[in-house]
RNA sequence: GGGGUUGUAGCUCAGCUGGCUAGAGCGCUUGAUUCACAUUCAAGAGGUCGGGGGUUCGAGUCCCUCCAGCCCCACCA
Numbered sequence: 001g002g003g004g005u006u007g008u009a010g011c012u013c014a015g016c017u018g019g020c021u022a023g024a025g026c027g028c029u030u031g032a033u034u035c036a037c038a039u040u041c042a043a044g045a046g047g048u049c050g051g052g053g054g055u056u057c058g059a060g061u062c063c064c065u066c067c068a069g070c071c072c073c074a075c076c077a
Base pairs, nucleotide, nucleotide: 001073002072003071004070005069006068007067010026011025012024013023019057028044029043030042031041032040050066051065052064053063054062
């Protein structure tokens, strides 16, 4: 330098062929239960969907570009 792949909540990930409202598990907070802790149960908080731009009535999803991680190939030495 060329190609591929991944990036969504604190962590691990789902999200189909573009279509209310962005979700799950774990974790966190509060409450209940307990003498207390754990377990269990209930409720809640937490996201500019890696950054920017574009297409569209509508983008996590499609297109361009940049950034970061990983893999392959080539080149140099």

The prediction has a mean pLDDT of 80. This is a predicted structure of a 77-nucleotide RNA (transfer RNA) from Saccharimonadales bacterium (SeqCode). Taxonomically the source falls in Saccharimonadales (SeqCode) (Bacteria, Bacteria candidate phyla, Candidatus Saccharimonadota, Candidatus Saccharimonadia). The same sequence occurs in records of 2 taxa. The sequence is in RNAcentral, with records from ENA and MGnify. Rfam family: tRNA. The family's RNA type in Rfam is transfer RNA. About the family: Transfer RNA (tRNA) molecules are approximately 80 nucleotides in length.